This is a predicted structure of a 1505-nucleotide RNA (small-subunit ribosomal RNA) from an uncultured bacterium. The sequence is in RNAcentral, with records from ENA, Greengenes and SILVA.

RNA sequence: AGAGUUUGAUCCUGGCUCAGGACGAACGCUGGCGGCGUGCCUAACACAUGCAAGUCUGGGAGAAAGGGGUAGCAAUAUCCCGAGUAAACCGGCGAACGGGUGAGUAACACGUAGGCAAUCUACCUUGUGAACGAGGAUAACCCCGCGAAAGCGGGGCUAAUACUCGAUGCAGUCCCGAUGCGGCAUCGCAUUGAGAUGAAAAGCUCUGACGCAAGUCAGAACGUCACAAGAUGGGCCUGCGUCCCAUUAGAUAGUUGGCGGGGUAACGGCCCACCAAGUCGACGAUGGGUAGCUGGUCUGAGAGGACGACCAGCCACACUGGAACUGAGACACGGUCCAGACUUCUACGGAAGGCAGCAGUGAGGAAUAUUGCUCAAUGGGCGAAAGCCUGAAGCAGCGACGCCGCGUGAGGGAUGAAAUCCGUUAGGAUGUAAACCUCUUUUGCAGGAGAAGAAUGUCCCGCCUCGUGCGGGAAGAGACUGUACCCUGCGAAUAAGGAUCGGCCAGCUACGUGCCAGCAGCCGCGGUAAUACGUAGGAUCCGAGCGUUGUCCGGAAUUACUGGGUGUAAAGGGUCUGCAGGCGGGCAAGCAAGUCGAUGGUGAAAUCCUCUGGCUUAACCAGAGAACUGCCGUCGAAACUGUUUGUCUUGAGUUCGAGAGAGGGUAAUGGAAUUCAUGGUGUAGCGGUGAAAUGCGUAGAUAUCAUGAAGAACACCAGUAGCGAAGGCGGUUACCUGGCUCGAUACUGACGCUCAGAGACGAAAGCGUGGGUAGCAAACAGGAUUAGAUACCCUGGUAGUCCACGCCUUAAACGAUGGAUGUUCGGUGUCGGUCCGCAAGGAUCGGUGCCUGAGCUAACGCGUUAAACAUCUCACCUGGGGAGUACGAUCGCAAGGUUGAAACUCAAAGGAAUUGACGGGGGCCCGCACAAGCAGUGGAGCAUGUGGUUCAAUUCGAUGCAACGCGAAGAACCUUACCUGGGUUUGAAAGGUCCGUGACACGUGAUGAAAGUCAUUCUUCCAGCAAUGGACACGGAUACAGGUGCUGCAUGGCUGUCGUCAGCUCGUGCCGUGAGGUGUUAGGUUAAGUCCUGCAACGAGCGCAACCCCUGCACUUAGUUGCCAUCAGGUCAAGCUGGGCACUCUAAGUGGACUGCCUACGCAAGUAGUGAGGAAGGUGGGGAUGACGUCAAGUCCUCAUGGCCCUUAUACCCAGGGCCACACACGUGCUACAAUGGCCGCUACAACGGGAUGCCAAGGCGCAAGCCGGAGCCAAUCCCUAAAAGCGGUCUCAGUUCGGAUUGGGGUCUGCAACUCGACCCCAUGAAGCUGGAAUUGCUAGUAAUCGCGUAUCAGCACGACGCGGUGAAUACGUUCCCGGGCCUUGUACACACCGCCCGUCAAGCCAUGGAAACUGGUGGUACCCGAAGUCACUGUGCGAACCGCAAGGACGCAGGUGCCUAAGGUAAAACCAGCGACUGGGGCUAAGUCGUAACAAGGUAACC
Repeated sequence: AGAGUUUGAUCCUGGCUCAGGACGAACGCUGGCGGCGUGCCUAACACAUGCAAGUCUGGGAGAAAGGGGUAGCAAUAUCCCGAGUAAACCGGCGAACGGGUGAGUAACACGUAGGCAAUCUACCUUGUGAACGAGGAUAACCCCGCGAAAGCGGGGCUAAUACUCGAUGCAGUCCCGAUGCGGCAUCGCAUUGAGAUGAAAAGCUCUGACGCAAGUCAGAACGUCACAAGAUGGGCCUGCGUCCCAUUAGAUAGUUGGCGGGGUAACGGCCCACCAAGUCGACGAUGGGUAGCUGGUCUGAGAGGACGACCAGCCACACUGGAACUGAGACACGGUCCAGACUUCUACGGAAGGCAGCAGUGAGGAAUAUUGCUCAAUGGGCGAAAGCCUGAAGCAGCGACGCCGCGUGAGGGAUGAAAUCCGUUAGGAUGUAAACCUCUUUUGCAGGAGAAGAAUGUCCCGCCUCGUGCGGGAAGAGACUGUACCCUGCGAAUAAGGAUCGGCCAGCUACGUGCCAGCAGCCGCGGUAAUACGUAGGAUCCGAGCGUUGUCCGGAAUUACUGGGUGUAAAGGGUCUGCAGGCGGGCAAGCAAGUCGAUGGUGAAAUCCUCUGGCUUAACCAGAGAACUGCCGUCGAAACUGUUUGUCUUGAGUUCGAGAGAGGGUAAUGGAAUUCAUGGUGUAGCGGUGAAAUGCGUAGAUAUCAUGAAGAACACCAGUAGCGAAGGCGGUUACCUGGCUCGAUACUGACGCUCAGAGACGAAAGCGUGGGUAGCAAACAGGAUUAGAUACCCUGGUAGUCCACGCCUUAAACGAUGGAUGUUCGGUGUCGGUCCGCAAGGAUCGGUGCCUGAGCUAACGCGUUAAACAUCUCACCUGGGGAGUACGAUCGCAAGGUUGAAACUCAAAGGAAUUGACGGGGGCCCGCACAAGCAGUGGAGCAUGUGGUUCAAUUCGAUGCAACGCGAAGAACCUUACCUGGGUUUGAAAGGUCCGUGACACGUGAUGAAAGUCAUUCUUCCAGCAAUGGACACGGAUACAGGUGCUGCAUGGCUGUCGUCAGCUCGUGCCGUGAGGUGUUAGGUUAAGUCCUGCAACGAGCGCAACCCCUGCACUUAGUUGCCAUCAGGUCAAGCUGGGCACUCUAAGUGGACUGCCUACGCAAGUAGUGAGGAAGGUGGGGAUGACGUCAAGUCCUCAUGGCCCUUAUACCCAGGGCCACACACGUGCUACAAUGGCCGCUACAACGGGAUGCCAAGGCGCAAGCCGGAGCCAAUCCCUAAAAGCGGUCUCAGUUCGGAUUGGGGUCUGCAACUCGACCCCAUGAAGCUGGAAUUGCUAGUAAUCGCGUAUCAGCACGACGCGGUGAAUACGUUCCCGGGCCUUGUACACACCGCCCGUCAAGCCAUGGAAACUGGUGGUACCCGAAGUCACUGUGCGAACCGCAAGGACGCAGGUGCCUAAGGUAAAACCAGCGACUGGGGCUAAGUCGUAACAAGGUAACC
């Protein structure tokens, strides 16, 4: 520090996700040791049991157990010790600390800085002074009574440092004064005068003295009282800071203030009476939700964000609510009273209780420990002290919960052992890993030794600056603990796992599974070769841990202060005016709020950071420093902001003079057109459409003329012209009126800019009332179209459109661009004004357009009219959907508007640009693509292939073009893969090893359909003396063979197709952020990316063309088997023969054609010409040749091959059957339907080919198929071989002398065998069919059509296929249309690429949510009722020791009573928040459902608001 994910690819926007760190955690697997920390986050739920607050030389009373003595036999009695002890009581101090928890609290609760001149403070310290004289009670105790208990009542006795009274009283307090100083208004401090008020414990202990004792005196310690001060700790007040919601906007009656009281330690509406009507609030009051606050913790580069466990400070609370008492301090966790809920006890009458102290229990929960030890240390309470108490604390226990440290061994050890895994079978990996050798001993076990933590305190002694200080000595005290640490012995001995391995992200193979099981943080894996599932081997990362889950920060610049944006991605308000607010021109001076500097205080400690030190190290701990970015004070500076004052003119405004304009309003007026009405002319149609129809018209339309009426809108001018803030504004005239521009002078003197809320305006549609209504025209009606057509088209037609008044307030209200100011190259138009100029033209100010530079931008683009560079200000955005929806509020007559969520769901949604593909987009061009023609197919019969069906099987494959006379160049057996049946199992064929036999085979016989099985006859070779070995054969065994079994979607190879279409690319350069472009586009030209020209391109490659073959002309060479002109011979005839090689021909080579020449056009390339020449002319004709690629095209059944499957069978052999079936459908053909023909007869001319288990002549036989025959030929020699269309005759338009199917009979040939199931021949039979619907195919010249011939396969079988030649046409105006293709361009929401994408209803399932009659629960208020305890006030019928009084009585107190306040409770009507809810609304997600086709292309009616 980034990465993955939208796309075919790219850049951007933007969300989602990951890698990091952290945790009071939990869960899964695993687990050796130690140290230091840490441990109910949930039910502030309920609690059994034990403990957590006592202590004391103040007081009075005062045991027991036990021991001992005396008396007694003993029971027992009594005395002493125990002991003035325990326990209880009165009293003092403490119990308000310490410990727990975070419910409440949004608050002066907390933090920070201040204030109290408005305050308190027990114990402690310092200072000053004092402590006098009296008195009456009461608990304990004893007696009686009540009660189950808790407890209570009555009577009697007694003490105090308990209580009461009096005296004194410096000081204090209060009142009235005086002086000085100070301050903040009330006032404070110091000094001082007068008055009033107001205290105590003559205590206790010790020592000394006196005394018989009681006691007295003196001293000391402790204590007591008053005051002053300190210290400590509180109380109160204030500034600032402190979460979310405005779908909470108004709140408030003790409320705000005053005066006077009360109350408090103290100010104060804190409380009360009266008076006034204030007070708070967009700088967010009030209300609602949430929450203890802080130091800090985690994260982060920081700024920030989140959190507030442990530790520390503060606050609040103590079962819930209320209340006071005591006290220095409480409205009190282990106190009291009352009410409530709950629990326990009960004799039913009443009582008792409060773990959010430490342990512990139950419950809740994913989850959180021992009913431990000790006061040894630290600290606290009491005490003079000893000491007692202390679940504070110190320790131990449990938990890998966290952090830190250590270990599970170290060194050597290769034949790289065994084993496992992989493997191409060579080997490789685990791996120096193990074994083995040498060594060590942390941990462990055993034994031994053994701390620190102890300082104080007590007692004794000594010293002094006297502080209960310092020094010395003595005895005693350790929970942890016989622990840490150390030593010795033993022995590698006791100790490794977890997750992951497709990318992000380090790490890969095998097997299993087969969209199953499963994985998954995101993208995504899994449908038979899964590095993604499961297992194994291996690897990687961590390691006593490792993963998962959850949460927080980070990455996220994804809320942007640091540090983002708004033309098209989300985002500029429809526009203007303008209050608050924010910001604001030049100069000078003052002030000093902001700002800056210096300094002081504070910012607790801990934490963080740095340094140093202590535990063996570290974690941890300690010391020192730094820091704590803050707040407050003091002093200073004056540039900037602010503020005050003065001044200036350039911003802004005013004045004068001109100017343009569809700016606004009102009134008047004009012509054209339309419709209607009336009349005339006129006759059969008009109108409308793609075509029609509805409609109108013989009752006279349309057309035409004249006149009239009505309403609405204003042609031409008219212009990226003008005006207006926007919406918007268009005939003409008048009136009223707003703004703007230019020119000029003077004046005001910053008066400015922007603007939340507010106000005004605001297209169209819509609403209300009243008018108006010609045309147009939602709704509606009819006619068409259509599968349908609630549409598009047509005929009609009502609201509405128009006017007046009033609402509505929204638009793609758009420049999708808020306003203002300043700055920044140019060019070219145009509008208004001014200036110069005769004019042309130029300059300048203000508008309005286009192009372009820098710059900006993701790109497109913007570019002085910015989307550039800056400043100010307002509005708005933060993934898509849900949704501009719901609820609430508000506006509206309504429609609806404004504001505006969530649950849930997806991993995208989106912008710009790129390359393709596509378009019922455009342009250019080509092709038998259409057109023009010829012949067909589709109809018939048959052949053949396919589908379907059937079957035991009808083997398999091919399926739009590009499957279907295709694989198959030939299924009777074989082929053959299928079916039935019979058999074989190392196998029909191959090679290896081992064992056995010495044969096997052949032959013969039996059986059988055959294969096969059984029997039998015969029976080896070589080397060696032999044993034995080798060869061969067979049998057995073993690895293996075999498979036309599966996968063409695992593959090679081969092939089809687009397409013989003209394309497809590369290198370098250049352009672009990039995909990519350029080149290859453009202008021409071509069959062609063929060539030329131009050009940021220059070149090159694969294709095109050419090179190759055949054919067309010529020449050269050669001359048999070919040929025969000349010469000779010869025949019925014939190159038959001699001869020849001239010609034809054969087969090798060469030449020839290149737009080379001419003319025209053209820059050129090139094109054109009945051009010349030429056998051939513009590629002469034909073939071979098939670019990059597409179709997961075809083929595992040609072959090869990975994987899978079968192995007495899916292999192999055999017989028979099937592939040939047949209601039917389709393709391809043949033969026809006839006279351009059939039949009969006659007679010429080919070419390509083939021939030895072959072609077969002549001749003969047969009607024929064919047979006999055998000459010739291994073939330019012989044979196949007859070519056929042709010519002549006849038939005469008919189901025929057409047509030949079908069937019967008889044959021939091949073959082991023609039944299923061959071909051919003869005789007989003589079906459909009379030119073929929709539709559709081929062909542009030696072509179509027509005619025959040959060959491969093959025993035989050809209407098929592949070739060959004969005869031999018609037509092409042309490119509008159909199909296919190429190039350029355009649009795109497509990229599996239009057979694409995609919308909505309906139907089904699931999910969350809105409404809803009602129901349930909760919250806080309001009004009223009742009103406990208690304070306060009042009262004085009861009672009472202290004081007064002789007494009566009084003062005072207690109880009682009354009143105010008030908790809980009750009643009532509303509000709010949740839950549930018959039914209902839409939404989201789901499998391949249904209906249509809305959108994306001109999406087939442009789309959208």
Its mean pLDDT, the model's own confidence on a scale to 100, is 83.